[in-house]
RNA sequence: GCGAGGAUGGCCCAGCCCGGUAAGGCGCAGGAUUGCUAAUCCUGUGCUCUUUGAGCCCGGGGGUUCAAAUCCCCCUCCUCGCG
Numbered sequence: 001g002c003g004a005g006g007a008u009g010g011c012c013c014a015g016c017c018c019g020g021u022a023a024g025g026c027g028c029a030g031g032a033u034u035g036c037u038a039a040u041c042c043u044g045u046g047c048u049c050u051u052u053g054a055g056c057c058c059g060g061g062g063g064u065u066c067a068a069a070u071c072c073c074c075c076u077c078c079u080c081g082c083g
Stems, first nucleotide, its partner, number of pairs: 001082007010026003020066001027045006046056004059075005
């Protein structure tokens, strides 16, 4: 230099092909159970705000669209292969 794969909330990971509320697990917080703990179960758990709700977030920037993590363009970083 060329080609392929990848980057999603504190961590792991699905969703991308075929655009329409970012699912699940771990961890964490609270509760139930227990003499106490562990285990198990229930609830909550990305961010912001004027919090019965609204807005925003998918490596960075731009574009298309009513609507983009998803499609298009450019760029950064990681892994593998070729030379």
A computed fold for an 83-nucleotide RNA from an uncultured Methanomassiliicoccales archaeon, annotated as transfer RNA. Rfam family: tRNA. It is annotated as a transfer RNA. Rfam's curators write: Transfer RNA (tRNA) molecules are approximately 80 nucleotides in length.